[in-house]
RNA sequence: GAUAAAGGCAAACCAGUCGCAAGGCUGGGACGCAAAGCCAUGGACCCCGACCGGACGCGCCGCUGGGGGCCGCCAGGUUACCGAA
Repeated sequence: GAUAAAGGCAAACCAGUCGCAAGGCUGGGACGCAAAGCCAUGGACCCCGACCGGACGCGCCGCUGGGGGCCGCCAGGUUACCGAA
């Protein structure tokens, strides 16, 4: 980052499966992606418990802290195909 070439990945949804859940995996399927390859390092967001305070019929609100998820949310790190402007 191009009306190039060779390719690659795979959203939603469906089926199966794991998980309390967020969500993950496999197959189908393509919304899209120049890193939509990988990494949970900083944030955002999501899930599950807990402490304290308020209110209190149940729900609920605020705060603190623990664990988990997400890389196709934004940054950061790192690796990689092609080579026009």